The prediction has a mean pLDDT of 81. The RNA shown here (transfer RNA) has 74 nucleotides and comes from a Pseudomonadales bacterium. Its Rfam family is "tRNA".
[in-house]
RNA sequence: GCGCCUGUGGCCAAACUGGAUAAGGCACCAGUCUACGAAACUGGCGACUACAGGUUCGAGUCCUGUCAGGCGCG
Numbered sequence: 001g002c003g004c005c006u007g008u009g010g011c012c013a014a015a016c017u018g019g020a021u022a023a024g025g026c027a028c029c030a031g032u033c034u035a036c037g038a039a040a041c042u043g044g045c046g047a048c049u050a051c052a053g054g055u056u057c058g059a060g061u062c063c064u065g066u067c068a069g070g071c072g073c074g
Stems, first nucleotide, its partner, number of pairs: 001073007010026003019057001028044005050066005
C1' cells in the first nucleotide's frame, strides 16, 4: 500500500428481509432481608448505535469518506 472482518450503556451483547418506543446479562444505585455484610428478592439509572455525509416516508441495518482495532497478502 491492497483486500476482508469488526466498532451498539462502565463491561459483555441482541436487534430477522430497512419498519417502533434500541432486548438481555454483569456492574452500579435504592429498598426488603440480616446483629453487620454477602447471597437472594423487588424497584431504578444509563447508549440515538466510532465520526461526518448520502439514499429512503423510515437507517444500528444500505451507499460514500474518515478514524480505531483485528486477520490476510505484498